[in-house]
RNA sequence: GCCCGAGUGGCUCAGUGGUAGAGCGAGUACUUGGUAAGUACUAGGUCGGGGGUUCGAUUCCCCCCUCGGGCU
Repeated sequence: GCCCGAGUGGCUCAGUGGUAGAGCGAGUACUUGGUAAGUACUAGGUCGGGGGUUCGAUUCCCCCCUCGGGCU
C1' cells in the first nucleotide's frame, strides 16, 4: 500500500429503513437477626466521527478514525 471483518448502556452482544433492546453489572424497595440468593422497579445510549440518499438511517452510499485478521 491492497483486501476482509468489527465499532450499539459499565461489560458481552442482538437489532439489516419506521419507538434502540437483552443478559450480566449498578441503584432502590420487599424479604432475612444479618449477608447471600430470590422477587419487583429504576437509572444509564446524540448507535466511532463527518457528509450524502430518503418523508424517515443503528440499518443504504462516500470519506475519515480506532481495533483485529490476511496479502505483498
Transfer RNA from a Candidatus Gottesmanbacteria bacterium, 72 nucleotides, folded computationally. NCBI's taxonomy places the organism under Bacteria, Bacteria candidate phyla, Candidatus Gottesmaniibacteriota. Its Rfam family is "tRNA". By type it is a transfer RNA. Rfam describes the family as follows. Transfer RNA (tRNA) molecules are approximately 80 nucleotides in length. The coordinates come from a structure-prediction model, not an experiment, and the mean pLDDT is 82.